[in-house]
Predicted 3D model of a 1674-nucleotide part of an RNA (large-subunit ribosomal RNA, half A) from Gallionella sp. NCBI's taxonomy places the organism under Bacteria, Pseudomonadota, Betaproteobacteria, Gallionellaceae, Gallionella. It matches the Rfam family "Bacterial large subunit ribosomal RNA". Its mean pLDDT, the model's own confidence on a scale to 100, is 84.
Context: one part of a larger RNA
RNA sequence: GGCGCACGGUGGAUGCCUAGGCACUAGGAGCCGAUGAAGGACGGGACUAACACCGAUAUGCUCCGGGGAGCUGUAAGUAAGCUUUGAUCCGGAGAUUUCCGAAUGGGGCAACCCAAUAUCUUUGAUAGGAUAUUACGUUACACUGAAUACAUAGGUGUAUCGAGGAACACGCAGGGAACUGAAACAUCUCAUUACCUGCAGGAAGAGAAAGAAAAUUCGAUUCCCUUAGUAGCGGCGAGCGAAACGGGAAAAGCCCAAACCAAAGAGCUUGCUCUUUGGGGUUGUAGGACUGGGACAUGAGACUGCAAUGGAUAGCAGAAGCCAACUGGAAAGUUGCGCAAAAUAGGGUAAUAGCCCCGUAUGCGAAAUCCAAAUCAGCUCUACCAGUAUCCUGAGUACGGCGGAACACGAGAAAUUCCGUCGGAAUCCGGGAGGACCAUCUCCCAAGGCUAAAUACUCCCUAGUGACCGAUAGUGAACCAGUACCGUGAGGGAAAGGUGAAAAGCACCCCGGAAGGGGAGUGAAACAGUACCUGAAACCGUGUGCCUACAAGUAGUCAAAGCCCGUUAAUGGGUGAUGGCGUACCUUUUGUAGAAUGGACCGGCGAGUUACGAUUUCAUGCGAGGUUAAGUUGAAAAGACGGAGCCGCAGCGAAAGCGAGUCUGAAUAGGGCGAAUAAGUAUGAGGUCGUAGACCCGAAACCAAGUGACCUACCCAUGUCCAGGUUGAAGGUGCGGUAAUACGCACUGGAGGACCGAACCCACGCACGUUGAAAAGUGCGGGGAUGAGGUGUGGGUAGCGGAGAAAUUCCAAUCGAACUUGGAGAUAGCUGGUUCUCUCCGAAAUAGCUUUAGGGCUAGCCUCGGAUAUGCGAAUCAUGGAGGUAGAGCACUGUUUGGACUAGGGGCCCUUCUCGGGUUACCGAAUUCAGAUAAACUCCGAAUGCCAUUGAUUUAGAUCCGGGAGUCAGACUGCGAGUGAUAAGAUCCGUAGUCAAAAGGGAAACAGCCCAGACCACCAGCUAAGGUCCCAAAGUAUCUGUUAAGUGGAAAAGGAUGUGGGGUUGCACAGACAACUAGGAUGUUGGCUCAGAAGCAGCCAUCAUUUAAAGAGUGCGUAAUAGCUCACUAGUCGAGUGACCCUGCGCCGAAAAUUUACCGGGGCUAAACAGAUCACCGAAGCUGUGGAUGGAACCUUCGGGUUCCGUGGUAGGAGAGCGUUCUAAGGGCAUCGAAGCCAGAUCGUGAGGACUGGUGGAGCGCUUAGAAGUGAGAAUGCCGGUAUGAGUAGCGCAAGACGGGUGAGAAUCCCGUCCACCGAAUAACUAAGGUUUCCUGGGGAAGGCUCGUCCUCCCAGGGUUAGUCGGGACCUAAGCUGAGGCCGAUAGGCGUAGGCGAUGGACAACAGGUUGAUAUUCCUGUACCAGUUGCUUUUGUUUGAGCGAUGGAGGGACGCAGGAGGCUAAGGAAUGCACACGAUCGGAAAUGUGUGUCCAAGCAGCAAGUCUGAGAACGAGUGAAAUGCUUUUUCUCUCAAGGACAAGCUGUGAUGGGGAGCGAAAUUAAGUAGCGAAGUUCCUGAUGUCACACUGCCAAGAAAAGCUUCUAGUGAGAAAGUAACUGCCCGUACCGCAAACCGACACAGGUAGUUGAGGAGAGAAUCCUAAGGUGUGC
Repeated sequence: GGCGCACGGUGGAUGCCUAGGCACUAGGAGCCGAUGAAGGACGGGACUAACACCGAUAUGCUCCGGGGAGCUGUAAGUAAGCUUUGAUCCGGAGAUUUCCGAAUGGGGCAACCCAAUAUCUUUGAUAGGAUAUUACGUUACACUGAAUACAUAGGUGUAUCGAGGAACACGCAGGGAACUGAAACAUCUCAUUACCUGCAGGAAGAGAAAGAAAAUUCGAUUCCCUUAGUAGCGGCGAGCGAAACGGGAAAAGCCCAAACCAAAGAGCUUGCUCUUUGGGGUUGUAGGACUGGGACAUGAGACUGCAAUGGAUAGCAGAAGCCAACUGGAAAGUUGCGCAAAAUAGGGUAAUAGCCCCGUAUGCGAAAUCCAAAUCAGCUCUACCAGUAUCCUGAGUACGGCGGAACACGAGAAAUUCCGUCGGAAUCCGGGAGGACCAUCUCCCAAGGCUAAAUACUCCCUAGUGACCGAUAGUGAACCAGUACCGUGAGGGAAAGGUGAAAAGCACCCCGGAAGGGGAGUGAAACAGUACCUGAAACCGUGUGCCUACAAGUAGUCAAAGCCCGUUAAUGGGUGAUGGCGUACCUUUUGUAGAAUGGACCGGCGAGUUACGAUUUCAUGCGAGGUUAAGUUGAAAAGACGGAGCCGCAGCGAAAGCGAGUCUGAAUAGGGCGAAUAAGUAUGAGGUCGUAGACCCGAAACCAAGUGACCUACCCAUGUCCAGGUUGAAGGUGCGGUAAUACGCACUGGAGGACCGAACCCACGCACGUUGAAAAGUGCGGGGAUGAGGUGUGGGUAGCGGAGAAAUUCCAAUCGAACUUGGAGAUAGCUGGUUCUCUCCGAAAUAGCUUUAGGGCUAGCCUCGGAUAUGCGAAUCAUGGAGGUAGAGCACUGUUUGGACUAGGGGCCCUUCUCGGGUUACCGAAUUCAGAUAAACUCCGAAUGCCAUUGAUUUAGAUCCGGGAGUCAGACUGCGAGUGAUAAGAUCCGUAGUCAAAAGGGAAACAGCCCAGACCACCAGCUAAGGUCCCAAAGUAUCUGUUAAGUGGAAAAGGAUGUGGGGUUGCACAGACAACUAGGAUGUUGGCUCAGAAGCAGCCAUCAUUUAAAGAGUGCGUAAUAGCUCACUAGUCGAGUGACCCUGCGCCGAAAAUUUACCGGGGCUAAACAGAUCACCGAAGCUGUGGAUGGAACCUUCGGGUUCCGUGGUAGGAGAGCGUUCUAAGGGCAUCGAAGCCAGAUCGUGAGGACUGGUGGAGCGCUUAGAAGUGAGAAUGCCGGUAUGAGUAGCGCAAGACGGGUGAGAAUCCCGUCCACCGAAUAACUAAGGUUUCCUGGGGAAGGCUCGUCCUCCCAGGGUUAGUCGGGACCUAAGCUGAGGCCGAUAGGCGUAGGCGAUGGACAACAGGUUGAUAUUCCUGUACCAGUUGCUUUUGUUUGAGCGAUGGAGGGACGCAGGAGGCUAAGGAAUGCACACGAUCGGAAAUGUGUGUCCAAGCAGCAAGUCUGAGAACGAGUGAAAUGCUUUUUCUCUCAAGGACAAGCUGUGAUGGGGAGCGAAAUUAAGUAGCGAAGUUCCUGAUGUCACACUGCCAAGAAAAGCUUCUAGUGAGAAAGUAACUGCCCGUACCGCAAACCGACACAGGUAGUUGAGGAGAGAAUCCUAAGGUGUGC
């Protein structure tokens, strides 16, 4: 280390439970709100953070009822109280009810700020306080009242009503999508849906016929059933889809306008019209008015009121065991004996209770408020007959044209209804409708109105129910949940239940700093100890039995020794040396060990359901019939009633129609379809289909309504920032120069999308970083840096859009169209997943069609049921046929070689005007001879196959009907073809096989090859393919040959005297072949050519001679000769030797990449190859034995048995079962121990079932039926837990060391010393933002990247003080809002007056001290501003002081750049002054070292300088007035005075403050209290200030108020000084370049403004330092 066992930890499954949900039933209720709602904020308790309750009368107040002993909520505790004089508690009615919110006095960033009026109060007075009222609109009334006389608009007042919320429900109305479906898409559909908006009500809407219809008609509306998926509509596609009649629920009818009459009023044309009110009157077989007659009652009611009655909102009474015994911690259990029951519903009580408790059946009950219908009263309405002269009976209406919409009805033949627009009737002798229209007939009376019930829904209240859930379920939420948390926002949105009967929640002791643990004790139990019931698995351990250190391994399985143990007693269990065989699962595929997909592991959850139709099968009932629907009744049941309706009983035809027939037809014919030959229907269950999300998960997208410009883009308003250095434009001045300009030189000047370069902004290069320090940065360099510059604050623009110096760039880490929610479960011919068992059968990967090719439909092939008949099926043989393939052939059609023959053509010659003739190594049709060739040639022509017949033999299928499928990607091998290259593991057909869907044996391994088809078991036998030397079962078998190459055990053209066999043909004892010896000559150097050519460059010829033989020469060679050879010949030798053809087996040709690697290895000369023979091995084949099961047949004593044939299997069909949860009935178990969990050697073919022991501590089985949220290993599934990687990476730029202290513990905390770092910051102040982080004391679980005694952490307590600072009580900008107003389907948009709104304008305090934490706020000192009162003085009181507009003016009031000057802040120096020190290593008390060397506002004076004329009169304007202002004109005064503005300085403030240092009580908590020196001169000098003052320039540079002034107006006090007094609300802590803000973090990033010292330096660069801060949490 492996396996097993035992015991633990972790974790939270399972079981049990339920406090909460879900779905319904019955009844109620169906609104609340200006008398201030819904919803909130903030408060209220003795202690109080939260919830609940309440509201300054605050955990409650009053009254009336109920009730009767305790009470002060959850929620324990302590304290303090209340209560029989009746508390707490319950019900009814009141009171109070802060602030926000419609929010309503005005404003506003909701819960805040600021007011006015009236009255009251307070103060000596101002200031302060209280109560009430004060928004807008509608309607009514009243009073006023413009332009404009009356009037109206407008204004004011009073009264009334409205607004806003909700229940995401139901209703009506105004607008109104898209995905989707149509397999595309446009009409259509989705859908008059989603959504937006307006307005309601408890219901709404509709409603008393200008109706429906065609009967002997009915008689408002609404809803249900049915009609009916009918009639119809419809790219006549997808789809959409009525109505009447009939059956029910509920029932209810009325009122005006008009004619006519009367009264009042008005008008005038003086007898008419109009208006208002009253009477009258309300319909269609017409009615009414009117005239005449006759009645004066009857009935109805929906309106109002109270009485009695009933009910709602609290309650009361309420039977029967205080039974016994047993077990137990506990009795309600068990046993025994009783009792009640109009009560055995339910819950509780220490286990399961009719009789213990609460209740239940039944009966009773209300001071107060509310509800209901019948009665009563009031009130309202209502009647008849006759006559028919006249009058009335709803007008820009009905209707028509055009354009739309609704009607089931898409413009259609389109009636009917509605809207827009243009036309436009009739008047009862009239009008409308009956699906164009007309006629007849019938029905009805429009253009006015009201109307319960039956119907729809449920935020809510009460009572109940469930074959609903039981903590991953059920609401998102059983628990303090719409919470925590995320997001700018709209919006999104969790997890989390259980001690015990009772806290009896562990007193006390021990260890430990604590946490925690051990004893003791409680309890039935503590392995029930607040991490708590049960407590599974993954995972992590401890102990132990067996095994394991030469071993190669999908880890199992089969065999098996040894060791250990001892059982549900079984041929037992654990382990297992060694051997054989053996590449997981799923999905998708032709095919996966696949290196193709998916899963880290475990647990829980997780997918064919439901409704309504259709069809089929089975079951049941009835049967030529079957059956109800809505509804009524009933207990939410069953049942009963209910016959409308549906299906069937008759068909044919397009239909009229006829009918066992009918249609066609002239037909009585024929033919078609029927009848003859009759079974349905209702319900239930199963299969399948349709419509619905329809098996589950999954888009990219589309549309609607909203939310976002805190990021970023651009714009608007208002502020702010840019060290320093350089260059030197225009212009100017002077001089020269010109007739005058021009021009030149010098100086001045200071322009610029100028230059260099910090801050600041940007992002060009490289490197690093890339699970980062950082979801875009860092380091080193780089670009711009007075401009088209950067930046702050406040605003604007919004997705069918905005913005864009333009990149498809940005619009909150998202952009070729943001985000959020909804339509919505969009759609997905696509991918993935789809959960228990067994049995029977078992495919396809093809055809046709397809915007079709990875999809579908029909057929084919499968399955199940039924029927039919052995006449059909299959195989072989026999018989008869059709055919045109292989082959063959050339007769046709083409192709084609050679020859013969030649028409014709060409060349040449003759002739030439033509005709013509000759010739030809030219071409050549036709013909002919010979030879070929073809998928699209055939004079021919098989084998096989196919069709058919009748026989024979063998077999067992076949056909039809109906339910259900799957399959349409196929693969390889052999054979026959095509394409291709007679390439492909290529592709496409045919044919057969196998795989697919097939295991077993062989081929080393190897889907498709060979053999062979696995029901199960066996330590039996025989074989197939293939094998028999060893691995490795079986022959080192036999016989005959071959191979020598390891050929066997990879390959071609080509090559070779490898070797075996066969054959043909030469030469050869008259001497072959080979070898050796010798010859190989002459004419001649043949001729030509040539420089030369002599056998041998080339051309021609190639003779002859001598010979045994010898070429006018086979090669080498030479310049040419020469030379060497060969052919040929002779000799020696002595037997075979050449050439060629066919054939077996071999050889060469033969080079690749990790490793031999082309026999499976060893190895083999057979253990190779060929032939022959015998034996053996060899499979899940066959056989044998036993068993299971399907089908058929037979037998049966109905229990069963026998025989025969079967039982591989994917998609798929069919059948039979197991288990889970719940229900019913029956019958059981359980504290003497249920479920669940753990273990075990048990039973069953399987899913699974028992039993025993342990744990556990309260429920649970069985049988038979029923109902399902019913079975998981996979979906990159969801949730939780736990591993692995791994004690690994990392610990986020940077300097710490030592000593001391504290403490249980110190690298990290505190103190000290030294060292180091920043220092235009790493210092100080401040805005935003944060919101207590600030300070003190205590703590150390968690947070802190280590530690921790420490903290920005946790607990407790404390802390922010203002007339002058910032904001409000002042002003306005952009913009926002907006009375009236304009526009718009609604919602809403714009906008005047007005208001709001700082980033701007206006505005009064300084210095010092003080705390642990605040200070321009407290204190000290010295001031200032506004107001009030007193006193003094002055002035005014009609001869008018003063005040003074919401009116008129001035002013406020404004850009940028540049340069010069004044002054100050600040700094420096000093042999100045003061104080301290004065040490080391030689010297030094000094020209040494160190430190310090100051002070505000206010008041008074002085002042660098800059700007500016002053006065008077008349006129005009200033929507009224003006003495003011603007301005024309005229006059006077003078040229430097006056006036305005202004830093700063001096004095004072200050006999004060501060100050280095010294320094107590008291060496420590203290450098505290206290004391306290000097304070002078010179230099430098700002970016500060005078001051946008001046100069220059062009881009020409806010508004309003405060303030000053003028009148209109007002009218008795006012002013100055002084002494007192008054002065409101909010902010104020702390961080603030950062550990406190924005970045998920104690994050190398980002963050506006102010101050900004010294040396060197141009400088705010850079380096070093001061003050100050820090040493970056391993």